[in-house]
Molecule: c-di-GMP-I-GGC riboswitch aptamer
Organism: Peptococcaceae bacterium UBA5356
RNA sequence: AACACCAAGGGCAAACCUGUUGAAAAGCAGGGACGCAAAGCUACGAGUCUAAGUGCUUACGCAUAAUGAUCGUCGGGCUGCCGUGU
Numbered sequence: 001a002a003c004a005c006c007a008a009g010g011g012c013a014a015a016c017c018u019g020u021u022g023a024a025a026a027g028c029a030g031g032g033a034c035g036c037a038a039a040g041c042u043a044c045g046a047g048u049c050u051a052a053g054u055g056c057u058u059a060c061g062c063a064u065a066a067u068g069a070u071c072g073u074c075g076g077g078c079u080g081c082c083g084u085g086u
Stems, first nucleotide, its partner, number of pairs: 002086001011036002016031006034072001040078003044075003047070003053064004
C1' cells in the first nucleotide's frame, strides 16, 4: 500500500412489538436481531412506495407519483475505525 475469506476488540440493526409524529408512504424513541466492511453521510441519476394537494364526480369514489418518503433497491459523490492472516 492492497484486500475483507479467517481471528480479535468494537460498531450498525431487518421483520415484529410498544410509544409518538404524519393524510399516507414513512420518520423518531425503547425493546428485538434478519443481516451489514461503509447498513457512515449525501435524494445527484435510475428504481420503488405514498394521494395531503390538484383534476373529475351529486356522492361513494376514480385519476395523477411530487413539492413527500426510501441511501438496508442499484449506481454516482464525500468521508472513515481496528489491524489477524496474506